[in-house]
This record gives sequence, C1' cells and structure tokens, in this order.
RNA sequence: CCCGGCGUGGCCUAGUCUGGUUAGGGCAGUGGACUGUAGAUCCACGGAUCGCUGGUUCAAAUCCGGCCGCCGGGA
Repeated sequence: CCCGGCGUGGCCUAGUCUGGUUAGGGCAGUGGACUGUAGAUCCACGGAUCGCUGGUUCAAAUCCGGCCGCCGGGA
C1' cells in the first nucleotide's frame, strides 16, 4: 500500500441480508421478598439513540461515501 471481517448499556450478545412495534436477551448493578446472617431462588427498577461524520429516504443500528480503532490475509 491492497483485500476481507468486526465495532450495539459496565461485560457478552441478537437484530443488519429483506429500512418501519418502545433496540431484544444473558451476566453484573440497585431496591424488595425469603433467611438467624449470607448464598441460592423469586419480584421490581435503572442504564444504549448502535465507533465518528456526511449522504439517500417520509423513516437508518440496518443502505451508500469518508474517517478512526481492532483482527486476519496479501504484497
């Protein structure tokens, strides 16, 4: 320098192909129930505008361009 993959709550992950319901789930956290205490179990709650930026569209996590980061391959 060229090619490909990935980037979504504190962590992991689904959704992207085929744009459209309040971005879903698990773990963790907080509060409560239970318990002599704790754990386990059960109930409830908060936390994201989807790597950044621009574009297309009535509407973008999703499509397109540029950039950044990580991983892999090639020269």